Context: one part of a larger RNA
Formats: sequence, structure tokens, C1' cells
RNA sequence: GCCAGGGAGUUAUGGCAAGUGGCGAGAUUAAGCUUAAUGCGAAAUCAAAGCGAAAGCGAGUUUUAAAAGAGCGUUAGUCACUUGCCAUAGACCCGAAACCAGGCGAUCUAGUCGUGGGGAAGGUGAAGACCAUCGAAUGAUGGUUGGAGGCCUGAACCGGUGUUGGGCUCACCACUCGGAUCACCUACGACUAGGGGUGAAAAGCCAAUCUAGCCUGGCGAUGGCUGGUUCCCGCCGAAAUAUACCUCAGUAUAGUCCAACUCAUUAAGAGCUUAUGGUGUAGAGCCACGGAAUGAAUGCUUGGUGUGAAUACAUCAAGCAUUCUAUCCAACUCCGAAGCCAUAAGCAGUAUUGAGUUGGAAACAGGGGUAGGGGGUAAGCUCCUAUUCCGAGACGGGAACAACCGAGACCUAAGUUAAGGUCCCUAAAUGCCAGCUAAGUGUGAAGCAAGGGAGUCUAUAGCCUAAGACAGUGGGGAGGUAGGCUCAGAAGCAGCCAUCCUUUAAAGAAAGCGUAACAGCUCACCCACCGAGGCUAUAGGCACCGAAAAUGGACGGGGCUAAGCUGGCUACCGAGACUUAGGACCUAUACCUUUUUGGUAUAGUGUGGUAGGCGGGUGUACUGUUGGGGUAGAAGUUAUUGCGUAAGCAAUAAUGGACCCAACAGUAACAAGAAUCCUGGC
Repeated sequence: GCCAGGGAGUUAUGGCAAGUGGCGAGAUUAAGCUUAAUGCGAAAUCAAAGCGAAAGCGAGUUUUAAAAGAGCGUUAGUCACUUGCCAUAGACCCGAAACCAGGCGAUCUAGUCGUGGGGAAGGUGAAGACCAUCGAAUGAUGGUUGGAGGCCUGAACCGGUGUUGGGCUCACCACUCGGAUCACCUACGACUAGGGGUGAAAAGCCAAUCUAGCCUGGCGAUGGCUGGUUCCCGCCGAAAUAUACCUCAGUAUAGUCCAACUCAUUAAGAGCUUAUGGUGUAGAGCCACGGAAUGAAUGCUUGGUGUGAAUACAUCAAGCAUUCUAUCCAACUCCGAAGCCAUAAGCAGUAUUGAGUUGGAAACAGGGGUAGGGGGUAAGCUCCUAUUCCGAGACGGGAACAACCGAGACCUAAGUUAAGGUCCCUAAAUGCCAGCUAAGUGUGAAGCAAGGGAGUCUAUAGCCUAAGACAGUGGGGAGGUAGGCUCAGAAGCAGCCAUCCUUUAAAGAAAGCGUAACAGCUCACCCACCGAGGCUAUAGGCACCGAAAAUGGACGGGGCUAAGCUGGCUACCGAGACUUAGGACCUAUACCUUUUUGGUAUAGUGUGGUAGGCGGGUGUACUGUUGGGGUAGAAGUUAUUGCGUAAGCAAUAAUGGACCCAACAGUAACAAGAAUCCUGGC
């Protein structure tokens, strides 16, 4: 891992409700006694009258001085069984770490005590001693001897540093490494015990168990937490919110869901049109208020500064007035939609809808889109409001993709469409008309900016142009004069001032380069050649640059110059949508029949569904009654066929070799795929 078997809402008592049954103004016994069955046993309980704090009154009563009004009352119960739920019990099952009690452990290990055992070999050479020499002496030096040391090297022995070595469930092995006369190693015996021991102290060790050992018991501890919880079909169908909580993984009440009953309602709801009211948002506006917030001109007043003999003039600043000019607001509004709400009338069309009572829940982690907001630089961020979707929603499209687009799936079949598509992968146009793009831009509904450019197309406006434009080429581009000043120089071209006149087809007291200054080369301007459009500005379309991410790579891919983009047209493909045909079920109504019950018809804006509620069935084991089957072959098994929406049921054949089934009642240790489930097998 697979298979087989086992494996989870039970039982008791009390209570609430519904259903069924008995009796009924009553119902019923309990303990106990007793019987073949049964019966006896009213103690107790509930009900039969309520209201009031109470006295008390009483179908009424309380409140009040009294009344009115109002509150609570004025209806058959009770016992048993069944079902749902609640409480108490282990209370659907498995699961802690823990806590406490009593015992068992020092054959491992820690420390200590007692009795024993062991440490090859080598090196170094302390003190002391002896001898010699020296010395006045203490003594010094040298040699020999000596054999100290938690000394050195290194076996046994003890240990355990390193290894991407070998092996393995982890304790092992190999090599390497540390200690090896000492606080050394070691055998046996003995002692210390669990909040206790022992500890050269690491919370180490106390039998592979230690921040409190192990075993048994309390014990089915408790777990708001994780996991699991076994057959089918039908009907309806949620919530992830509010309030409260030592509350935020939970629970309670309300809201929302389900069932039963009662009452009300048949359009009061939703839709469309019209009319009449309401509103203060979007927008807009601001000398219409509150607040924020430009610049300028003119005038007046005041003040400063300067000039002047003075009137005064010039200038600066502030305030006020007038005129013009640039702007804003969630907590501004002179205004003000679309919408929304209310009322009334009309139209279309369906048959339910609402409230209450009782019982049962689940849920109280939500999430995405769109629109509007608060917080935040922002976020696949966070907190709200409205609505929708996912959640609990399949199917088609979007390459893939909970919530984007289409569309709400009872079953079967055919057709038609939606979104989206129609070159190939891949169903359907290599469709038609008119443009644009040259960037593989693009081929995605789902996004790159400021900025930049004779990319290209379109539109508008202005100017030049056959009396010849624009571009190009050839020629001219002069004289007074080197204008005056300045300057070492200043001659068109350092700088300042002025910027005329003449000859001309035209030519600046010069637009640029250049020289020390001249010179020189261009330009403006004019002529000629040429021969048809040219120049400028604004707006728009599609492209371009700007443009950077880590393995080589992404329009889904191939590929495409349309098979790209824009506008228009016609076909076709394409869902479980829509239509058609047949069928099933549910609900309601009507009718028929009958013993229950069943049948028929009509209608449905009926039949997606998690949690959850309700209804109806299938199967297993056993019991009772009735009826059957079986050695001329039961159950079981294998295979096939038929029936049923399904759980399932039946038949046939083979196998098998002795029991089995149906109907109606009843009882339950009643249904397996999951629990790191349990046991066994492979």
C1' cells in the first nucleotide's frame, strides 16, 4: 500500500412540543400485595377560576376618592405509547500535555563506603649526598651519585577530536586524535528514591525514559481544539450581520432558513404610463452667504524718502473706492438634474402574499465585480454604504482561470440562437465594400508616462506661384566710405552713436565664418537657366523613439502584411439558454371510483443547490401471525438478462449441497471508503 473482518447519536430519569390511542369534568396510580392471566392498592400528581404585593373579592379582578380607560383573566383535560429536541448522567466515536494516590527501581548511571586487582618500555634528570678546585668565612663552581614531577614519548587500559570513510532505525566499525603515577583505571559487595536522591553544575544522571523516573489506580480526567461519523429519492433552503460576554477558534438573544397550525389577503406587492407633491446628490456657481484664494490700472487718504526758495514734482508702502483679470470647497449654496420616495388614476399579466403561535435548525472566519466614500505613498491593503455574483451554481466563451461575458442544469431527442467566433491546430467566410498601418505595430475587453521627431494619412486656415513660385546651378552682390567715436590697430563683422545718400536689375554703413588690423569666403538682395506646384500654422487618425531582470520562449501555438486596425454589410458556426416532440415527478384545483386508496383532466414566472429543516421509501438481524418453496437441489458464489428515478428486486444458467422466502405487525448492538482508525492476511 491493497484486501477481508471490526468500527461512532445509545440507555435511564425529568421536562417541552407534535402525532396516535384510552377515558373524559375528570384523568391516573406509586411503593407494595397478589394471580395461570389478572387484579387490588387514591397516599401523591395534573386539571376543573381568576385577579391582586396583600387584606380580599370572584367570571371577574387590579389600578382610582370614584368613574372612564387600560392590564391580566373568563374555551377540556389527563394517562400511555411513538417521534423531534432540551437537562442530568462518560452521553456520537477516537485523541492530549497534565494533576493526585499507592507501589517498583542505583544489575545503566551519579556520589560515597568496604575488600581486592592493574598501569610494557623509553626519555628528562629537582632536592639531597660524595669528591675536586677556590675562598678568611657564609659559601661558590665543576664532576659523580641520586631519582623528584597532577613532567615528556608511547603499549595495555581509559576516553571519544575529526571524517561528503563504511554501515545503520540510534548507540557500531575503520582511520585519526586525547590521557596514560595520578583529582589514574578497574572487579565484587554495600548505601542514598521521585519534589526525592546524586551532581568538580551540563537542569547533567537516577535501567536507550528526566525542567520532576517507571508501573497500577482515580479514569471513559478534561479538551470552546484536530480528525472521523456507514442506504436512496422527493420538497424548501440559509448565514458569515447586530447586541452581550476574561468575549474575538466559543456561546446566548435578535435577524435570516425549515415544518405544522391559526388569522388576514385575492392585487394591497413587483412592472409600464400619466398627474401631483417631496428631496438637495451629480453638475454648476460664487459681490447669493460662510471660508479659502490671483495680478493690474485709475482715483482719494495717510505716512516715509529725494529734489526744490516755494506752490509743487518724483518715488515707495499701507488702507479705501471704481474698473478689468485668474481660481476653489465633505462639514459653502443664488441654483440644480437623471433618479428615488409617496399619493391618485389607467394599462398589461400572473395566483399568491403577509402577520402571528409552536417546534427544529444552521450561522455569527466571508470573498469578487460595479458605483460611492473613510484610513493609507501604495498594495491581490484595510474599514463602511448600495447592488450583484461566488460562497451553495453546473453548462458555453475568456488558451488555462470561485466570482469577467453569455446563461440559472427534471430526463431523452431534434432544431434555433447568446456571448464569442469562422487560414491550420478547431465547428464555421483564406466573405464583400471603403480606408489606415510597415512598426511583426498588431493578431488580448483586461492599459506604460512625461517628453521628442520633415514617419505617414486626413481636415481647416493663411501666404507665394506661368508677369515663372520652392529647391538647385551659373553670374552679380557696387560707389561716397576705412560712416563718426573709441582705440596700439577698429577698414560691414571688440565696443558706443548714427544707420544716410548715390549708381542700379539688385546689393544691409551688414546675418555668419575669417584677419593683429587688412585681405579672403558666404548670406540678405537681384538677374539668368529650369518648368509646377511650394511654404507656414492648427486639429485629428495610425505608427516611431522614450522602453531595463535574471536557464531559451512566447499573439494559446503554427503562422499572418492580413489571418492587423477603423467603419459598414451579408452568410455561417456556436450552450444544458430558446423552440418543438415524448416522458417522469411535485404542488394546487376539479371530477370519477372505491374500503383505505387510486385514477383522470387542467394549470404552474413548478423540479441548480452547501449548512440545515421536512416528507416518502430500500436493505440487514431477530420475534409473532398467516401463506409458501426446498436432495426432481435451499442459502451462498459466478455470469447474463429483465424491472425500478434510486436505495434495490427478480429471472435464467453454472457452481454449491441444506436450509430458505413473502405479506402484515413488532424489536434493534441495523447499512462503511476515509478517523497518521483496530486486528489479520498478502
This is a predicted structure of a 682-nucleotide part of an RNA (large-subunit ribosomal RNA, domain II) from a Candidatus Pacearchaeota archaeon. Its Rfam family is "Archaeal large subunit ribosomal RNA". On this family, see Yusupov et al., Science 2001: "Crystal structure of the ribosome at 5.5 A resolution". The source organism's lineage runs through Archaea, Nanobdellati and Candidatus Pacearchaeota. RNAcentral holds the full RNA, with entries from ENA.